[in-house]
RNA sequence: CCAACGAACAGGCGAAGCCGCCGUGAGGCGGUGGCGCAAAGCCAGGGGCCCACACAUGAGGUGGGCCGCCCAGCUGCCGAA
Numbered sequence: 001c002c003a004a005c006g007a008a009c010a011g012g013c014g015a016a017g018c019c020g021c022c023g024u025g026a027g028g029c030g031g032u033g034g035c036g037c038a039a040a041g042c043c044a045g046g047g048g049c050c051c052a053c054a055c056a057u058g059a060g061g062u063g064g065g066c067c068g069c070c071c072a073g074c075u076g077c078c079g080a081a
Base pairs, nucleotide, nucleotide: 005079006078012037013036017032018031019030020029021028022027035068041074042073045071046070047069048066049065050064051063052062053061
């Protein structure tokens, strides 16, 4: 120095709920809050789930959303066993 790993240290992020705003909706943004997280940082490539629409009354199709559902990719703090 790198990988693996995750004790400690210093920190970081911020679930649900509530309030306001945007959206047909899934959901998003801000505030509050503090469930949890060693990537709960980024990313919609693959899968999965959710929403909308038309047709059909079945599967599919198109558009959208969720990465704190999983995999993959990129990046990253600390340094015990």
Predicted 3D model of an 81-nucleotide RNA (c-di-GMP-I riboswitch aptamer) from an Actinomycetota bacterium. It matches the Rfam family "c-di-GMP-I riboswitch aptamer". Gene Ontology term of the family: cyclic-di-GMP binding. Lineage of the source: Bacteria > Bacillati > Actinomycetota.